The RNA shown here (transfer RNA) has 72 nucleotides and comes from a Patescibacteria group bacterium. The coordinates come from a structure-prediction model, not an experiment, and the mean pLDDT is 81. Rfam family: tRNA. Rfam classes the family as a transfer RNA. The organism belongs to Bacteria candidate phyla, within Bacteria.

């Protein structure tokens, strides 16, 4: 240099163009002589950056940025 490929909560992942979510961790709260485990509540996201289609974008098209993998 050229081709794929992945990016979403702290960490694993989902979401058909139509209100972005689950699980596990964390916080609280009950339960316990404490802790664990278990049970309940609430939170917690500029969908990796910019742009563009489109009433409407995590999704679709263009640039770029970081990983991973091929070719050369």
């Nucleotide at each position: 240099u050229c081709c794929g490929g992945u990016g979403u909560a702290g960490c694993u992942c989902a979401a058909u163009g139509g209100u972005a979510g689950a699980g596990c961790a964390a916080u609280u709260c009950g339960c316990u002589g404490u802790u664990a485990a278990c049970g309940a509540a609430g939170a917690g996201g500029u969908u990796g950056c910019a742009g563009g289609u489109u009433c409407g974008a995590g999704u679709c098209c263009u640039g770029c940025c970081a990983c991973c993998g091929g070719a050369g």